[in-house]
RNA sequence: GCUGCUGUGGCUCAGCGGUAGAGCACGUCCUUGGUAAGGACGGGGUCAUGGGUUCGACUCCCAUCAGCAGCUCCA
Numbered sequence: 001g002c003u004g005c006u007g008u009g010g011c012u013c014a015g016c017g018g019u020a021g022a023g024c025a026c027g028u029c030c031u032u033g034g035u036a037a038g039g040a041c042g043g044g045g046u047c048a049u050g051g052g053u054u055c056g057a058c059u060c061c062c063a064u065c066a067g068c069a070g071c072u073c074c075a
Stems, first nucleotide, its partner, number of pairs: 001071007010024004018055001026042005048064005
């Protein structure tokens, strides 16, 4: 340099163009003599960035950035 994959809550990850979610973690409450476990409720997101297509984009297209893998070139 080229190709491919990935980028979504604090962490790990879902999410076939039509209201952004789960588990864990966190907060409050219930339960217990107390703790753990369990249960209920709740807070938390510029969906990597910019642009395009569309009535409508996390989802499709283009560019850029970052990470990973492979290939190539030079030494």